[in-house]
RNA sequence: UUUGCGAUGGGCGAUGGAGUUCGCCUUAAACCGCGUAAAAGCUGAUGACUCCUAUGUAUAA
Numbered sequence: 001u002u003u004g005c006g007a008u009g010g011g012c013g014a015u016g017g018a019g020u021u022c023g024c025c026u027u028a029a030a031c032c033g034c035g036u037a038a039a040a041g042c043u044g045a046u047g048a049c050u051c052c053u054a055u056g057u058a059u060a061a
Stems, first nucleotide, its partner, number of pairs: 009026005016052006033042002
C1' cells in the first nucleotide's frame, strides 16, 4: 500500500414525523414505483406493524 474477515458506528428501503422490527449497503454503494416503441394510464405518505400530520374517496351528524 492492497485484499479478505470480524467488531463497532453510520447510511438506505418511490413524497413528512416518531416508536418497534426485518432486510440491504458501507468509501461507495445500498436507494431513485408500475406501465408504454414513445405516450396514455395505475397504486401508495409504511420494507412490515402502530400512531401523528398532510392529502384522497364514501357515509353520517
Model confidence (mean pLDDT): 78 of 100.
A computed fold for a 61-nucleotide RNA from Bacteroidales bacterium UBA2030, annotated as Fluoride riboswitch aptamer (crcB RNA motif).